[in-house]
Context: one part of a larger RNA
Molecule: large-subunit ribosomal RNA, domain VI
Organism: [Clostridium] leptum DSM 753
RNA sequence: CGCAGGAUAUUUGAGGAGCUCUGUCCUUAGUACGAGAGGACCGGGAUGGACGCACCGCUGGUGCACCAGUUGUCACGCCAGUGGCACAGCUGGGCAGCUAAGUGCGGAUCGGAUAAACGCUGAAAGCAUCUAAGCGUGAAGCCGGCUCCAAGAUAAGAUAUCCCAUUCCGUAAGGAAGUAAGACCCCUUGAAGACUACAAGGUUGAUAGGCUGCGUGUGUAAGCGCCGCGAGGCGUUCAGCUUGGCAGUACUAAUAGGUCGAGGG
Numbered sequence: 001c002g003c004a005g006g007a008u009a010u011u012u013g014a015g016g017a018g019c020u021c022u023g024u025c026c027u028u029a030g031u032a033c034g035a036g037a038g039g040a041c042c043g044g045g046a047u048g049g050a051c052g053c054a055c056c057g058c059u060g061g062u063g064c065a066c067c068a069g070u071u072g073u074c075a076c077g078c079c080a081g082u083g084g085c086a087c088a089g090c091u092g093g094g095c096a097g098c099u100a101a102g103u104g105c106g107g108a109u110c111g112g113a114u115a116a117a118c119g120c121u122g123a124a125a126g127c128a129u130c131u132a133a134g135c136g137u138g139a140a141g142c143c144g145g146c147u148c149c150a151a152g153a154u155a156a157g158a159u160a161u162c163c164c165a166u167u168c169c170g171u172a173a174g175g176a177a178g179u180a181a182g183a184c185c186c187c188u189u190g191a192a193g194a195c196u197a198c199a200a201g202g203u204u205g206a207u208a209g210g211c212u213g214c215g216u217g218u219g220u221a222a223g224c225g226c227c228g229c230g231a232g233g234c235g236u237u238c239a240g241c242u243u244g245g246c247a248g249u250a251c252u253a254a255u256a257g258g259u260c261g262a263g264g265g
Base pairs, nucleotide, nucleotide: 001152005163006162007161008160009159010158011157015149016148017147018146021049022048023047024046025045026044027043033038051106052105053104054103055102059100060099061098062097066093067092068091069090070089071086072085073084074083075082076081110144111143112142117137118136119135120134166177167176168175169174182260183259184258185257186202187201188200189199190198207253208252209251210249211248212247213246214245217241218240223236224235225234226233227232
């Protein structure tokens, strides 16, 4: 821009893409078959490999604004307590998120038309013949079925709902303005994201921050008291601190406002 008014939702599916793998074991059955050795078809069940999709409850990894320990040195006047730098100084753990080695699922069942092949009926050719007319069975293959995208499918589809006939110029066609439903700008943000988009909100509000509580992690803070000559230990104290977790709460910020946006018979 189009889809012959403007919108908001919900859809149909032309078409396209994806998937398409396979082992072992048990059973049928030591049956059929076979002198024996050996050893099935058909059918039923279980469990794997590789591959793919999803997820983070479990097991782990990571976790550079979490907690603790600790070395050297510098600073805060000193002690104590902290902070800076040294690969994140080093070390031990670790929330959310992300993730695989973790765990959940998938290939199917089924239908249609067929290939090779096997048949029925059947002449040409009194017989025979699956074929010439006609009719069947029959593959991991083909077309569907399963998953995803999809009306720019310009052949532009469908359904539901919302908005309504103002003003100006023009003889008219048409043009312009202000609006409606609605949308955008702007702002607070996000399990969304390069940007955009998408999604949640904007005071009739829990969208983000803060605060409070809970959870989680670390592992018993500082100060004070007691014991010890001291390093240190014990008590207060399962303390103190706690990142993107979960709730609650208008304290802070989403204020105020602007722009676009319809008409045929």